A computed fold for a 73-nucleotide RNA from a Planctomycetota bacterium, annotated as transfer RNA. The coordinates come from a structure-prediction model, not an experiment, and the mean pLDDT is 81. It matches the Rfam family "tRNA". It is annotated as a transfer RNA. From the family's description: Transfer RNA (tRNA) molecules are approximately 80 nucleotides in length. Lineage of the source: Bacteria > Pseudomonadati > Planctomycetota. The RNAcentral record of the sequence draws on ENA.
RNA sequence: GGGCACGUAGCUCAGGGGUCAGAGCUUCUCCCUUACAAGGAGAUGGUCGAGAGUUCGAAUCUCUCCGUGCCCA
Numbered sequence: 001g002g003g004c005a006c007g008u009a010g011c012u013c014a015g016g017g018g019u020c021a022g023a024g025c026u027u028c029u030c031c032c033u034u035a036c037a038a039g040g041a042g043a044u045g046g047u048c049g050a051g052a053g054u055u056c057g058a059a060u061c062u063c064u065c066c067g068u069g070c071c072c073a
Stems, first nucleotide, its partner, number of pairs: 001072007010025004018056001027043005049065005
């Protein structure tokens, strides 16, 4: 330098054009316990990597860039 894949919550990931952006774990609060763990109930947490375009509507499609991984040279 070229090709491919990926980037969504603190972590691991789902969602592949529509009206709520979600799950598990984590964190916090409460219950339970003499206390801790386990268990139960609830809550918090996101400019969906950045910018632009298409569209009535974009996390989702297109383009450019940034970052990570793999392959080729």